[in-house]
RNA sequence: GCCGCUCUGGCGCAAUGGAAGCGCAACUGCCUUGUAAGCAGUGGGUUCAGAGUUCAAAUCUCUGGGGCGGCA
Numbered sequence: 001g002c003c004g005c006u007c008u009g010g011c012g013c014a015a016u017g018g019a020a021g022c023g024c025a026a027c028u029g030c031c032u033u034g035u036a037a038g039c040a041g042u043g044g045g046u047u048c049a050g051a052g053u054u055c056a057a058a059u060c061u062c063u064g065g066g067g068c069g070g071c072a
Base pairs, nucleotide, nucleotide: 001071002070003069004068005067006066007065010024011023012022013021018055026042027041028040029039030038048064049063050062051061052060
């Protein structure tokens, strides 16, 4: 330099174009003499950035950025 994959709460990941959820973690309460475990609940996301297509975009297209890999 060229090509491919990937980017979504703190972390790991889901989500066929119909508006974002799960697990872990965190926090609160219950239980316990207390801690852990267990049980119940709560909050946390402008989905990497910008533009386009569309009635509607995490999803499709383009440009850029980060990461990983392959070729040279």
The prediction has a mean pLDDT of 82. A computed fold for a 72-nucleotide RNA from a Lachnospiraceae bacterium, annotated as transfer RNA. The RNAcentral record of the sequence draws on ENA. Its Rfam family is "tRNA". It is annotated as a transfer RNA. From the family's description: Transfer RNA (tRNA) molecules are approximately 80 nucleotides in length.